[in-house]
Molecule: c-di-GMP-I-GGC riboswitch aptamer
Organism: Thermanaeromonas sp.
């Protein structure tokens, strides 16, 4: 540099459940463990995915409200990617 073992120290933590902030996706915590060799860090100027309070259009309407369509400025790195890193059983 590559590559990742039934190793060694040790690390993280899905689904659920509680509680708690949020219009919602989701976030924090505390349990829990289904994984994980970057599940460490990056989310406006790389893709992609969720959401739609707000705002735009259409329909109806009792006229200010209902509904359905778009739209990130709102999340996700446990989806691809960037970046940077322990151990070493091996080439």
């Nucleotide at each position: 540099c590559c590559c990742g073992a039934u190793a060694a120290a040790g690390g993280c933590a899905a689904a659920c459940c509680c509680a708690u902030c949020g219009a919602a996706a989701g976030g924090u915590g505390g349990g829990g463990g289904c994984g994980c060799a970057a599940a460490g860090c990056u989310a406006u100027a790389g893709g992609g995915u969720c959401u739609a309070a707000g705002g735009c259009c259409a329909u109806a309407u009792u006229c200010u409200u209902a509904u359905g369509g778009c739209u990130a400025u709102g999340a996700c790195a446990g989806c691809c990617a960037g970046c940077u890193g322990c151990c070493g059983u091996g080439g």